[in-house]
RNA sequence: GCCUCCGUAGCUCAGUCGGCAGAGCGUUUUACUCGUAAUAAAAAGGUCACCAGUUCGAUUCUGGUCGGAGGCU
Numbered sequence: 001g002c003c004u005c006c007g008u009a010g011c012u013c014a015g016u017c018g019g020c021a022g023a024g025c026g027u028u029u030u031a032c033u034c035g036u037a038a039u040a041a042a043a044a045g046g047u048c049a050c051c052a053g054u055u056c057g058a059u060u061c062u063g064g065u066c067g068g069a070g071g072c073u
Stems, first nucleotide, its partner, number of pairs: 001072007010025004019056001027043005049065005
């Protein structure tokens, strides 16, 4: 230098032939307990890396930028 894949909640990751953003773990609160743990219920938490384009509408499609992983030379 070229190619491929990835970037979504604090962490690990789903999701998506374009139409409400989710799970597990974690956090907080409550219940239960003599107390703790465990368990159960609830809640909070997101500019879907960034910029632009297409579209009535973009996490999803297109182009670019940045970052990470791998391969080739």
Molecule: transfer RNA
Organism: Galactobacter sp.